Description:
The RNA shown here (transfer RNA) has 73 nucleotides and comes from an uncultured Bacilli bacterium. Its mean pLDDT, the model's own confidence on a scale to 100, is 81. The sequence was found in a public genome assembly.
RNA sequence: GCUGCAAUGGCUCAAUUGGUAGAGCAGCUGAAUCGUAAUCAGCAGGUUGGGGGUUCAAGUCCCUCUUGCAGCA
Numbered sequence: 001g002c003u004g005c006a007a008u009g010g011c012u013c014a015a016u017u018g019g020u021a022g023a024g025c026a027g028c029u030g031a032a033u034c035g036u037a038a039u040c041a042g043c044a045g046g047u048u049g050g051g052g053g054u055u056c057a058a059g060u061c062c063c064u065c066u067u068g069c070a071g072c073a
Base pairs, nucleotide, nucleotide: 001072002071003070004069005068006067007066010025011024012023013022019056027043028042029041030040031039049065050064051063052062053061
């Protein structure tokens, strides 16, 4: 230098052929307990790495940039 893959709550990951972004853990509140943990119920937390484009509608498709990993030279 070229090619491919990945980037989504604090962490690990989903999201079917483009149609309301979810789960587990962690956090907070409550229940229960003599008390704590475990357990049970509930709550909060995201503009999906940055920018642009296509579309009625983009996490998803297209272009570009950044970061990481792998391969080739």